[in-house]
RNA sequence: GCAGGAGUGAUAGGUAGUUGCUGGUAGCCGUGAAGGCUGCGAGAGGAAAGUCCGGGCUGCACGCAAGAGAGGACUCCACCUAACGGGUGGCCGGAGUAAUCCGAGGGCAAGUGCAACAGAGAGUAGACCGCCUAUCCGACUUCGGGUAGGUAAGGGUGAAAGGGUGGUGUAAGAGACCACCGGCGGGGGUGGUAACAUCCUCGGCCAGGUAAACCCUGUCCGCAGCAAGAAGCACCUGGUAACAACUCUUGCAAUCGCCGCAAUAUGCGGCAUGUGUGCUUCGCUCGAGCGUCGUGGUGACACGGCGCCUAGAUAAAUAACUACCCACGACAGAACCCGGCUUAUUUCACUCCUGCGUAC
Numbered sequence: 001g002c003a004g005g006a007g008u009g010a011u012a013g014g015u016a017g018u019u020g021c022u023g024g025u026a027g028c029c030g031u032g033a034a035g036g037c038u039g040c041g042a043g044a045g046g047a048a049a050g051u052c053c054g055g056g057c058u059g060c061a062c063g064c065a066a067g068a069g070a071g072g073a074c075u076c077c078a079c080c081u082a083a084c085g086g087g088u089g090g091c092c093g094g095a096g097u098a099a100u101c102c103g104a105g106g107g108c109a110a111g112u113g114c115a116a117c118a119g120a121g122a123g124u125a126g127a128c129c130g131c132c133u134a135u136c137c138g139a140c141u142u143c144g145g146g147u148a149g150g151u152a153a154g155g156g157u158g159a160a161a162g163g164g165u166g167g168u169g170u171a172a173g174a175g176a177c178c179a180c181c182g183g184c185g186g187g188g189g190u191g192g193u194a195a196c197a198u199c200c201u202c203g204g205c206c207a208g209g210u211a212a213a214c215c216c217u218g219u220c221c222g223c224a225g226c227a228a229g230a231a232g233c234a235c236c237u238g239g240u241a242a243c244a245a246c247u248c249u250u251g252c253a254a255u256c257g258c259c260g261c262a263a264u265a266u267g268c269g270g271c272a273u274g275u276g277u278g279c280u281u282c283g284c285u286c287g288a289g290c291g292u293c294g295u296g297g298u299g300a301c302a303c304g305g306c307g308c309c310u311a312g313a314u315a316a317a318u319a320a321c322u323a324c325c326c327a328c329g330a331c332a333g334a335a336c337c338c339g340g341c342u343u344a345u346u347u348c349a350c351u352c353c354u355g356c357g358u359a360c
Base pairs, nucleotide, nucleotide: 001356002355003354004353005352006351007350008349009348010347013325014324015323016322017321018320019319021043022042024040025039026038027037028036029035045331049342050341052340053339054338055337056336057225058224059223060222063252064251065250066249067248068247069246071221072220073219074218076090077089078088079087080086091105092103093102094101095100106216107215111214112213113210114209128155129154130151131150132149133148134147135146136145137144138143163181164180165179166178167177168176182206183205184203185202186201187200188199189198190197191196229282230281231280232279233278234277235276242275243274244273257271258270259269260268261267289308290307291306292305293304294303295302296301326329
């Protein structure tokens, strides 16, 4: 210098002025409340998005605890985390010269199922051609054909034909037997927390593919969601139905809105209550929070010190105009909050690594 790989950061037009809008705060006016005026200060995102996971919080008239079943999600190992199906580091497999990237990555040697077309045969293998034996017929020297058998070496079909190479063996053949190689399984050693790697030894055990097929193993999970839910005021307060923590078992405690029956099972029946409309207030933003520094760790992350407060609206504010500047402005708008994942997207800057070439 060229080509490639990994990652981090900034920006999301800027500055100034004027006028608005939504909260906050201070002062003043107003008896007070409502409200008004003035000043100050704040006012969308890296994804606010998709709503795909996980959690906080709230409710479900939940007694507590344990187990089993059904249903659902996940599935190499270790770690991180409040938790996760997320992340970090590794192992294995694949791609690449490499840096590095990708992987729904447990079990088909538990059972069941499935495999178009071609093919004789597709999983308890299989005789179409071929090879071999016996026998018969024709030619009669090797040959051709029929019948009955043997055979998986060779051909052919297929994505896939039930280990591979060589030898022994045989009428011809075959793990039938032997040597080596490969795979699998058992036992043991070494390294590693583990997944796993590697070595020794034994066994002819040779078992095909498919679990994003049923299924099996293991782990986790009650359901619903801020239109949750709570409070106040006003209104309506007719009827009926349905629902109010999946099913079962065990133990402890207790008699659980009320009544009745039954008696140890929170069972059955009945009644009552809740699930109504409008407005307002709360929930609502100080939180697994942000920034910075230090320590530990390969890392995700953890701990500690210091500093900061950063939208809270409700039909939904965050805007409009003017001037100047340049990189000429993409995707896109909070609606209870947080951690992830995924998707969309502008312009730049920087760091590290790999390969090749050149020069010193």